[in-house]
RNA sequence: ACCGGUAUUUUGCCGAAUCCCGAAAAUUAGUAUUCGGGUACGGAGGAACCGUGUUUUAGGGGUGAAUCUUUUUGUGUCGUGACAAAGGGUAGGGUUAAUCUUUUACCGAACCCGUCAGCUAACUCCGGAGGCGUAAAAGAAAGGGGAA
Numbered sequence: 001a002c003c004g005g006u007a008u009u010u011u012g013c014c015g016a017a018u019c020c021c022g023a024a025a026a027u028u029a030g031u032a033u034u035c036g037g038g039u040a041c042g043g044a045g046g047a048a049c050c051g052u053g054u055u056u057u058a059g060g061g062g063u064g065a066a067u068c069u070u071u072u073u074g075u076g077u078c079g080u081g082a083c084a085a086a087g088g089g090u091a092g093g094g095u096u097a098a099u100c101u102u103u104u105a106c107c108g109a110a111c112c113c114g115u116c117a118g119c120u121a122a123c124u125c126c127g128g129a130g131g132c133g134u135a136a137a138a139g140a141a142a143g144g145g146g147a148a
């Protein structure tokens, strides 16, 4: 000097997932933790009207940006479909410490319901986590600083 790890403080990112009160135990206290109650914010079900007739185990549906398609290998089948793994592309998506546009780079998952759900007023139910550390270029319009 560089790389990696741990702890603390400050700060930023994805996401609905922020904030507050009380109790318990530990503790000098505070703080973190556990439990309970709320809350910013978020999701689902559910009439009329409207819409759809298409459910078929080869089910169907929901949260989410994460859909669709194709190659190889395997499972399975009378055979197609279907399923799994590993690759390519893609609808779509977020950041790069002010904003917008374009291009490149990156992501393009995971989980849930349980045979069942179009929209949907009243109404009913549920979540209110977790995980990370900042990618570049060009143009435009602003703002700030400076004697220049």
Stems, first nucleotide, its partner, number of pairs: 011133004019038006041127005050118001059116001060113004068089008092107002099140006
Predicted 3D model of a 148-nucleotide RNA (c-di-AMP riboswitch aptamer (ydaO/yuaA leader)) from Pelotomaculum sp. The source organism's lineage runs through Bacteria, Bacillota, Eubacteriales, Desulfotomaculaceae and Pelotomaculum. Its mean pLDDT, the model's own confidence on a scale to 100, is 78. The sequence was found by an Rfam model in a public genome assembly. Rfam family: c-di-AMP riboswitch aptamer (ydaO/yuaA leader). Rfam 15.1 lists 7,607 matches to the family in 2,262 species. Gene Ontology terms of the family: cyclic-di-AMP binding and regulation of gene expression. Rfam describes the family as follows. This family represents a conserved RNA structure found upstream of the ydaO and yuaA genes in Bacillus subtilis and related genes in other bacteria.